Source information:
This is a predicted structure of a 264-nucleotide RNA (Bacterial large signal recognition particle RNA) from an Anaerolineae bacterium.
RNA sequence: UCGUGCUAGACGGGGAGCUAGCGGUGCCCUGUACCCGCAACCCGCUAUAGCGGGGUCGAAUUCCCCCUCGAGGGCCAGCGUCCCUGAAACUACCGGAGUCAGGCGGUGCAGAAGAUUGGGUCCUGCGCGGCAGGAGCCUGUGAACCCCGCCAGGUCCGGAAGGAAGCAACGGUAAGCAGUCACUCCUGGGUGCCGCAGGGGUGCCUGGUCGGAGCUGGCUGGCUCUGGCAAGUCAGGCGACCUGGUUCGACGGGGGGUGCACGA
Numbered sequence: 001u002c003g004u005g006c007u008a009g010a011c012g013g014g015g016a017g018c019u020a021g022c023g024g025u026g027c028c029c030u031g032u033a034c035c036c037g038c039a040a041c042c043c044g045c046u047a048u049a050g051c052g053g054g055g056u057c058g059a060a061u062u063c064c065c066c067c068u069c070g071a072g073g074g075c076c077a078g079c080g081u082c083c084c085u086g087a088a089a090c091u092a093c094c095g096g097a098g099u100c101a102g103g104c105g106g107u108g109c110a111g112a113a114g115a116u117u118g119g120g121u122c123c124u125g126c127g128c129g130g131c132a133g134g135a136g137c138c139u140g141u142g143a144a145c146c147c148c149g150c151c152a153g154g155u156c157c158g159g160a161a162g163g164a165a166g167c168a169a170c171g172g173u174a175a176g177c178a179g180u181c182a183c184u185c186c187u188g189g190g191u192g193c194c195g196c197a198g199g200g201g202u203g204c205c206u207g208g209u210c211g212g213a214g215c216u217g218g219c220u221g222g223c224u225c226u227g228g229c230a231a232g233u234c235a236g237g238c239g240a241c242c243u244g245g246u247u248c249g250a251c252g253g254g255g256g257g258u259g260c261a262c263g264a
Base pairs, nucleotide, nucleotide: 001264002263003262004261005260006259009057010056011055012030013029014028015027020046021045022044023043024042034054035053036052037051038050063257064256065255066254067253068252072248073247074246075245076244077243078242080241081240082239083237084236085235086234087233090232091231093228094227095226096225097224098223099222100221102220103219104218105216106215107214114210115209116208117207118206119205120204121203122199123198124197125196126195127194128192129191131188132187133186134185135184136183138179139178140177141176147172148171149170155164156163157162
């Protein structure tokens, strides 16, 4: 050095979780890496830390060590972003009230504000008118007798002449009833484009005089108070993401190492 047969070892590894700890079952990552049985109110073990049974490869592309890369997981941090909850001081926004009068508008030299003097609106009294009611006046009707006139017939007195009372009819009248509503009187008011006199008042309307430029607040704006909302803001917070740090770390890349026997 070669051949044969073995042995160590390998036939997946890792993260979180569980656990006193280790490994496994279940989850996740990596990516292809024998089979069967066991196991979350777990299973098997104890620093040589899955157990039991079977199979294959076997000293190297496959085993071991170091370096590197770094999927993915854990932990910590952040005036970070999003999200959730709350607060209401400030900003913004939406209302309410007051105030100012800068701007716009309106009004004003055909005269504003202010001052002064009248009238109206208001109250009282009187008058006039109107309306309503009543009375009078007027018209009609209106009494078997106890109203009037005239009284036929009849009755009474008388010798007669004559006289007397008197019903009905007729004519009239009283109270009453009905009407007319022109006129007269009385009374009343939710009465009047009315007249006269007096009072009151500064609210409103309006006229005169003085005066000589503002007045107004509809819109907008400033300020103050107040209510709402919660976007900004502030406080707190589970979670997600992002960034930074730290820890474990698969796959991959590079380097190094690796036994025994027999024979030639």
Model confidence (mean pLDDT): 78 of 100. Rfam family: Bacterial large signal recognition particle RNA. It is annotated as a non-coding RNA gene.